[in-house]
Small-subunit ribosomal RNA, 5' domain from Capsicum annuum var. annuum, 500 nucleotides, folded computationally.
It matches the Rfam family "Bacterial small subunit ribosomal RNA".
Context: one part of a larger RNA
RNA sequence: GGAUGAACGCUGGCGGCAUGCUUAACACAUGCAAGUCGGACGGGAAACACGGGAAACGGUGUUUCCAGUGGCGGACGGGUGAGUAACGCGUAAGAACCUGCCCUUGGGAGGGGAACAACAGCUGGAAACGGCUGCUAAUACCCCGUAGGCUGAGGAGCAAAAGGAGGAAUCCGCCCGAGGAGGGGCUCGCGUCUGAUUAGCUAGUUGGUGAGGCAAUAGCUUACCAAGGCGAUGAUCAGUAGCUGGUCCGAGAGGAUGAUCAGCCACACUGGGACUGAGACACGGCCCAGACUGGGCACUGAGACUCCUACGGGAGGCAGGGAGUGGGGAAUUUUCCGCAAUGGGCGAAAGCCUGACGGAGCAAUGCCGCGUGGAGGUAGAAGGCCCACGGGUCGUGAACUUCUUUUCCCGGAGAAGAAGCAAUGACGGUAUCUGGGGAAUAAGCAUCGGCUAACUCUGUGCCAGCAGCCGCGGUAAUACAGAGGAUGCAAGCGUUAUCC
Numbered sequence: 001g002g003a004u005g006a007a008c009g010c011u012g013g014c015g016g017c018a019u020g021c022u023u024a025a026c027a028c029a030u031g032c033a034a035g036u037c038g039g040a041c042g043g044g045a046a047a048c049a050c051g052g053g054a055a056a057c058g059g060u061g062u063u064u065c066c067a068g069u070g071g072c073g074g075a076c077g078g079g080u081g082a083g084u085a086a087c088g089c090g091u092a093a094g095a096a097c098c099u100g101c102c103c104u105u106g107g108g109a110g111g112g113g114a115a116c117a118a119c120a121g122c123u124g125g126a127a128a129c130g131g132c133u134g135c136u137a138a139u140a141c142c143c144c145g146u147a148g149g150c151u152g153a154g155g156a157g158c159a160a161a162a163g164g165a166g167g168a169a170u171c172c173g174c175c176c177g178a179g180g181a182g183g184g185g186c187u188c189g190c191g192u193c194u195g196a197u198u199a200g201c202u203a204g205u206u207g208g209u210g211a212g213g214c215a216a217u218a219g220c221u222u223a224c225c226a227a228g229g230c231g232a233u234g235a236u237c238a239g240u241a242g243c244u245g246g247u248c249c250g251a252g253a254g255g256a257u258g259a260u261c262a263g264c265c266a267c268a269c270u271g272g273g274a275c276u277g278a279g280a281c282a283c284g285g286c287c288c289a290g291a292c293u294g295g296g297c298a299c300u301g302a303g304a305c306u307c308c309u310a311c312g313g314g315a316g317g318c319a320g321g322g323a324g325u326g327g328g329g330a331a332u333u334u335u336c337c338g339c340a341a342u343g344g345g346c347g348a349a350a351g352c353c354u355g356a357c358g359g360a361g362c363a364a365u366g367c368c369g370c371g372u373g374g375a376g377g378u379a380g381a382a383g384g385c386c387c388a389c390g391g392g393u394c395g396u397g398a399a400c401u402u403c404u405u406u407u408c409c410c411g412g413a414g415a416a417g418a419a420g421c422a423a424u425g426a427c428g429g430u431a432u433c434u435g436g437g438g439a440a441u442a443a444g445c446a447u448c449g450g451c452u453a454a455c456u457c458u459g460u461g462c463c464a465g466c467a468g469c470c471g472c473g474g475u476a477a478u479a480c481a482g483a484g485g486a487u488g489c490a491a492g493c494g495u496u497a498u499c500c
Base pairs, nucleotide, nucleotide: 001500002499003498004497006496007495008494009493010492013370014369015368016367017366018365019363020362021328026326027325028324030323032321035072036071037070040069041068043066044065045064046063047062048061049060050059052057079267080266081265088192089191090190091189093187094186097184098183099182102180103179104178105177106176107175108174110144111143112142113141119134120133121132122131123130124129149158150157151156163172164171165170193239194238195237200230201229202228205227206226207225208224209223210222211221212220242264243263244262245261246257247256248255249254269303270302271288272287273286290299305316306315307314308313334360336359337358338357342356343354344353345352346351373403374402375401376400383394384393385392386391408437409436410435411434412433413432417427444489445488446487447486448485449470450469451468455484456483457482458481459480465472466471
């Protein structure tokens, strides 16, 4: 000198665009953040219409709502950086794999059956939540048949389907193959911080065979066999740390760093586990020791924390989703508006949901832009300061005259963003344009001994104090404090911290 997710002190007019818990991965009140489909299915409730009936009432149709069965989505999107020195990441390759939805393409959907919710009845419990009996539908489930698929050396064996809407044409779905796209799993070369005051480490360890297992390779697991494997080119151990594109500094080499944005990874109170599924060992899903036993039933409390309880038992992890509270801290925002746009989920669609996102609010936190007026104006006024008492300086600065209106105030008009009929805008009566008004509403901070641009007076008297380094201050201090003046930057200016 440059830089910062900064903080602190003094000061503070506007706009645009960004950014905003770096600390306690500390604890959390409250509501919201993942639903959707009636064109898969059976019910319950309500309203309206029609016609029947004397009425009670039952029937048909339409619409709406409610849970339930079923389908798809809750594995994306959003957050955080605890852990991890690792094929975790980056880069370059590879072979033994999977893939819902999507695209292309070849075939196919024949026959039959048994249930379970909802519902009804009875019943347990304070509640959460159940138990028993009975009925029922389906794109839910099962069986048979069929198969250019799979397995097998061969004989041979094995595997499927579902309908819905419409007057119809047809459309949307379903099953089995083949190919693709995109996505994912796996292996490997190289690269990836510090410490030797860490020198030896390793028994599923290294390799082989058989078996098991996986979508797939593989000590991935297991039995047997062999005794290997790694290490001074730093194994092991310990400490620290998410990695990268990037960002900052630098002419470069390189050094530092990993906020925002983007890619990958890991995590979701702590620990462990699997289920479902194309995909998870799952942020807003599920389950928890253990002892005994040949095995099972029965018994019983995963841990820490918070809450409810009728004490029998239950509920919760939103804390690291968006707001918000407490706490910690030098320090970091609203319990806001909207699905109008973009994107996502479901749906044939209308549409519904979406704290993703689009916006507004707060903060000079940063960058950029603009303004706080322009021109004229010497009696060089008053006043301050200095003085050699002649004057000098603040200073064209002010007053005064004139002009302008960026901003500001009041009024009028008023968007684009909306997508190829129309309709649909949170932002927002915002941006912008225009009329009127009046210089009106708007300047500070630091420094002035040298480095380093900028000097005098007064006070103080090694005191009070200053200070980045050298150093100032002990009676004329350009170095302390105040004043006048000056210099620098400017809606900021200084200080502190950190990096180059």

The full RNA is in RNAcentral, with records from SILVA.
Model confidence (mean pLDDT): 80 of 100.